[in-house]
RNA sequence: CAAAUAGAGUGCUAGGGUUCCGAUUUCUGACAGUGAAAUGCUGGUCCGAGAGCACUCAACCUUCACUGAAGGUCACACGGCGGGACAAAAACCCGGGAGAA
Numbered sequence: 001c002a003a004a005u006a007g008a009g010u011g012c013u014a015g016g017g018u019u020c021c022g023a024u025u026u027c028u029g030a031c032a033g034u035g036a037a038a039u040g041c042u043g044g045u046c047c048g049a050g051a052g053c054a055c056u057c058a059a060c061c062u063u064c065a066c067u068g069a070a071g072g073u074c075a076c077a078c079g080g081c082g083g084g085a086c087a088a089a090a091a092c093c094c095g096g097g098a099g100a101a
Stems, first nucleotide, its partner, number of pairs: 007057006015047002020044002022041001023039005059073006076096001078099001082094003
């Protein structure tokens, strides 16, 4: 000087919209019921963090004379515009990107 690695999963949350449920309004209907349309509307289902949380696994190092076990490490992290998927949107993915210090 250059390259490589710095991991994965599960659950939850911040957040997100509207496929389904629910709610509201309107229409149909004598009424009830059924159905249709519209509205993200506190919510349930759903999506969901590199820079959020917890747990588990993996990886590395040391020791124990061991087919297993114990201890340790797993750091830091400001971030557009724009585009993409799913029903749609998003701190999801592009992306530890472009850029900044």
Model confidence (mean pLDDT): 78 of 100. This is a predicted structure of a 101-nucleotide RNA (Guanidine-I riboswitch aptamer) from Methylophaga sp. It was read from a public genome assembly, where an Rfam model found it.